[in-house]
RNA sequence: GGAUAUGGCCUAGUCCGGUAAGGCGCUUGUCUGGGGGACAAGAGAUCGCAGGUUCAAAUCCUGCUAUCC
Repeated sequence: GGAUAUGGCCUAGUCCGGUAAGGCGCUUGUCUGGGGGACAAGAGAUCGCAGGUUCAAAUCCUGCUAUCC
C1' cells in the first nucleotide's frame, strides 16, 4: 500500500442509504418401535470498535483495532 471483519459456522446485502436474507447447525411438535429421515413451527446477528453526516447508516465520511497478502 491492497483486501477482509455481518447469528454457533459459511455466505448475500454496500456499487445506487430505507428498519438484515439464505444454507448448515440448534430448539419444539407431528410421522417412525428406536436411530436416521421427512414435514411444520420457533429462537438466534441492530453488521470489528469509536465518532461524524442524514428524517433514516451494514451501506457515505474520519480515526482506530484485528486478520490475510
The RNA shown here (transfer RNA) has 69 nucleotides and comes from Shewanella hanedai. The coordinates come from a structure-prediction model, not an experiment, and the mean pLDDT is 80. The RNAcentral record of the sequence draws on MGnify.